RNA sequence: UUCUUAUCAAGAGAAGCGAAGGGAUUAGGCCCGUUGAAGCUUCAGCAACCUCUGUUAUACAGAAAGGUGCUAACUCCUACAAGACAUUAUCUUGGAAGAUAAGAG
Repeated sequence: UUCUUAUCAAGAGAAGCGAAGGGAUUAGGCCCGUUGAAGCUUCAGCAACCUCUGUUAUACAGAAAGGUGCUAACUCCUACAAGACAUUAUCUUGGAAGAUAAGAG
C1' cells in the first nucleotide's frame, strides 16, 4: 500500500508540557477551542477484534494478564441512488468514502 471478512445509534478523561487551531480528505453546513485546539508524556478508564477459560461447538457464557483500538456531537450531518411525504423542506433505506480489528498478498 492492496484485497477479503466483521463491526461502526452503546461505552469511557484527568494531570503536566505546549500555544492556535481542531472535528479524515474536497465542498457546503453545524459545532468544539485562550474557561487552552493540535501534538507529546504520565496515569486512569471503556470496549471485547485478537487472546484466555468452560461446554461436543463456525455457537453461547465468562475473564481482562497480553497485542491493538477508543475515551464531544450517529463515522457530527449532507454529497451518489432509490423510496415516502404535508414537496424551496423533511424522513427512510441502500451505496460510496472513511475508521478499527483479524487474515491474506
The RNA shown here (SAM riboswitch aptamer (S box leader)) has 105 nucleotides and comes from Psychrobacillus faecigallinarum. Its mean pLDDT, the model's own confidence on a scale to 100, is 85.